About this RNA: Two RNAs folded together computationally: RNase P RNA and transfer RNA, 483 nucleotides in total. Model confidence (mean pLDDT): 77 of 100. Rfam match: Bacterial RNase P class A. Rfam classes the family as a ribozyme.
RNA sequence: CCAGACGGCUGGACGGCCGCUGCUUCGGGCGCGAGCCCGGGGUGGAGGAAAGUCCGGGCUCCACGGGAACGCGGUGCCGGGUAACGCCCGGCGGGGGCGACCCCAGGGACAGUGCCACAGAGAACAGACCGCCCGCCGCCCUCGGGCGGCGGGCAAGGGUGAAACGGGGCGGUAAGAGCGCACCGCGCCCCCGGCGAAGGGGGCGGCACGGCAAACCCCACCGGGAGCAAUACCAAAUAGGGGCGGCACGCCGGCCGAAAGGCCGGCAGGCGGGUUUCCGCGCCGCCGCCCGGGUCGGUCGCGCGAGGCGUCCGGCAACGGGCGUCCCAGAGGAAUGGCCGUCCAUGGCCCCGAGGAGCGAUCUUCAGGGCCAGGACAGAACCCGGCUUAUAGGCCGUCUGGCGUU
RNA sequence: GCGGGAGUAGUUCAGCUGGUUAGAACGCCGCCCUGUCACGGCGGAGGUCGCGGGUUCAAGUCCCGUCUCUCGCGCCA
Numbered sequence: 001c002c003a004g005a006c007g008g009c010u011g012g013a014c015g016g017c018c019g020c021u022g023c024u025u026c027g028g029g030c031g032c033g034a035g036c037c038c039g040g041g042g043u044g045g046a047g048g049a050a051a052g053u054c055c056g057g058g059c060u061c062c063a064c065g066g067g068a069a070c071g072c073g074g075u076g077c078c079g080g081g082u083a084a085c086g087c088c089c090g091g092c093g094g095g096g097g098c099g100a101c102c103c104c105a106g107g108g109a110c111a112g113u114g115c116c117a118c119a120g121a122g123a124a125c126a127g128a129c130c131g132c133c134c135g136c137c138g139c140c141c142u143c144g145g146g147c148g149g150c151g152g153g154c155a156a157g158g159g160u161g162a163a164a165c166g167g168g169g170c171g172g173u174a175a176g177a178g179c180g181c182a183c184c185g186c187g188c189c190c191c192c193g194g195c196g197a198a199g200g201g202g203g204c205g206g207c208a209c210g211g212c213a214a215a216c217c218c219c220a221c222c223g224g225g226a227g228c229a230a231u232a233c234c235a236a237a238u239a240g241g242g243g244c245g246g247c248a249c250g251c252c253g254g255c256c257g258a259a260a261g262g263c264c265g266g267c268a269g270g271c272g273g274g275u276u277u278c279c280g281c282g283c284c285g286c287c288g289c290c291c292g293g294g295u296c297g298g299u300c301g302c303g304c305g306a307g308g309c310g311u312c313c314g315g316c317a318a319c320g321g322g323c324g325u326c327c328c329a330g331a332g333g334a335a336u337g338g339c340c341g342u343c344c345a346u347g348g349c350c351c352c353g354a355g356g357a358g359c360g361a362u363c364u365u366c367a368g369g370g371c372c373a374g375g376a377c378a379g380a381a382c383c384c385g386g387c388u389u390a391u392a393g394g395c396c397g398u399c400u401g402g403c404g405u406u
Numbered sequence: 407g408c409g410g411g412a413g414u415a416g417u418u419c420a421g422c423u424g425g426u427u428a429g430a431a432c433g434c435c436g437c438c439c440u441g442u443c444a445c446g447g448c449g450g451a452g453g454u455c456g457c458g459g460g461u462u463c464a465a466g467u468c469c470c471g472u473c474u475c476u477c478g479c480g481c482c483a
Base pairs, nucleotide, nucleotide: 001402002401003400004399005398006397007396008395009394010393012343013342014341015340016339017338018337020045021044022043023042024041025040026039027038028037029036030035047377051388052387054386055385056384057383058382059227060226061225062224072223073222074221075220076219077091078090079089080088081087092106093104094103095102096101107218108217112216113215114212115211116210129158130157131154132153133152134151135150136149137148138147139146140145166184167183169181170180171179185207186205187204188203189202190201191200192199232299233298234297241291242290243289244288245287246286247285250267251266252265253264254263255262256261269284270283271282272281307326308325309324310323311322312321313320314319346373347372348371349370350369351368353366354365355364356363357362407479408478409477410476411475412474413473416432417431418430419429425463434450435449436448437447438446456472457471458470459469460468
């Protein structure tokens, strides 16, 4: 210098004018009061993700005497951290990369059930298609053998497949075969150091145990339900419910009832649409007062917290502990905004100068000046710890590989 | 805040308990038919199965994450 890996930080700065909102204070006004209104001053006012709502908690209400079982959902190597977690840290094992480093839902397939397409002879206690070997028969023959048929043996070779019932080697055999042997793999047992996952060593077994559980399932562990529109308090209009009082309560038929009376249907009557008449329609007790519930609305929950910053100590780390210091948004259709100026990162164009490549046209690097553009993703809504996703540009640190110079 | 559904060709939809090459209708293109067009007949093209990972021999299908669209619930009678 080039290429790359990992980790962390930042997320424009300053000023002026006009606004919005929380708290506080002063002055004035109103109110018995709590307090409210107007004006002025001071002070605070989005994020690393406030997002998705994927996990875990706090908080609140509901349910619940305690426990167990079943069901449902989730998690799944080991150890640690934490209030807790599916998060984080450190390890183990497997896989990828030359490497820094990265990825892994990573318990159980000798509890059971199920699936393994196509191809292939055979796909789970499998399988003779091409083959190899032996015997018999027939034919041919250059007498070594070859071809065909029948009966057997064989999983070493070919072929199919993602996968062929341990691997390849030596021995062995008619050919073969864990049939025998050593190594590797696998399973079981013992020993060693390690908390453990796992690792190392030794012995035994000749292989019995293919893969899939992000198929059902088994095992272990965890989980009561709902969510700030939770919850609690105050409480309007209208409608509907209940009570009391006043006025009104006609006729016919039917039903219930011992009665008082009630219900249903019809007629009459009343009320309504500006008034009158007719026809049609709708409603049927009216008025007043009081009570209780919910809704609109207001208040609470609601801002001191698993809190921030600094420092020291323990720990490889996640994290924990001590001390000091700070108070840091609380809106409610929802404030945190708008305009202007200066500057900075960055980008584009032009002018000028210097260097490099090239025969050249031209291309490219750097310094200076001028003009223009100009801030990524996004925005609290009860709070907190994580995860995930979006994010222009800039800065810092550690490390790896390669090239060059000394 | 809580809960559910969908995403497959230009459009509307199928796709079973993972399996061989993802189909159907309409539309589109070409040829035939006709004097021409339409209708009709024959043939053809057209797919990142929303996206990114993972499990598996194998993924539209199973699992995880993510994006977009859409529906329902929350007060009273």